[in-house]
RNA sequence: GGGCGAUUAGCUCAGCUGGCUAGAGCGCUGCUUUCACACGGCAGAGGUCGAGGGUUCAAGUCCCCCAUCGCCCA
Repeated sequence: GGGCGAUUAGCUCAGCUGGCUAGAGCGCUGCUUUCACACGGCAGAGGUCGAGGGUUCAAGUCCCCCAUCGCCCA
């Protein structure tokens, strides 16, 4: 330098062919339970979906570009 893949909650990841309000598990907080802790149960907080731009009535999803990480080729 060229090619491919990934980037969504604190962590690990879903989100298929664009459609209303963005989710799960774990973790975290509170309550409950216990003499107490753990487990269990109930409730809750937490996201400008990596940055910017474009297409569209509508974008996590499509297009362009940049960034970061990984793999391959040279």
The prediction has a mean pLDDT of 80. A computed fold for a 74-nucleotide RNA from a Lentisphaeria bacterium, annotated as transfer RNA. The sequence was found in a public genome assembly. Rfam family: tRNA.